[in-house]
């Protein structure tokens, strides 16, 4: 130096046949329920889809660059 992969909520991840509200799981908050606490149960909070540009009426999804990070080849 070439190649192939991943990047989404605090964390593990789906979703990449372009338009469904951007979602599960945990976690955190609150309330039940308990003497207390943990286990349950119900409710809410939480994201500029790593970054910038492009294409489209229309991007998390196609395309180019840069960035982290793995795994192979020299």
């Nucleotide at each position: 130096g070439c190649g192939c992969c991943c990047u989404u909520a605090g964390c593990u991840c789906a979703g990449c046949g372009g338009a469904u509200c951007a979602g599960a799981g945990u976690a955190c908050u609150u309330g039940a329920c308990u003497u207390c606490g943990g286990a349950u149960c119900a409710a809410g909070u939480g994201g500029u889809c790593g970054c910038a540009g492009g294409u489209u009426c229309g991007a998390a999804u196609c395309c180019u660059g840069c960035a982290g990070g793995g795994c192979g080849c020299g």
Description: A computed fold for a 74-nucleotide RNA from Deltaproteobacteria bacterium RIFCSPHIGHO2_02_FULL_44_16, annotated as transfer RNA. RNAcentral records the identical sequence in 2 taxa. Its Rfam family is "tRNA". The family's RNA type in Rfam is transfer RNA.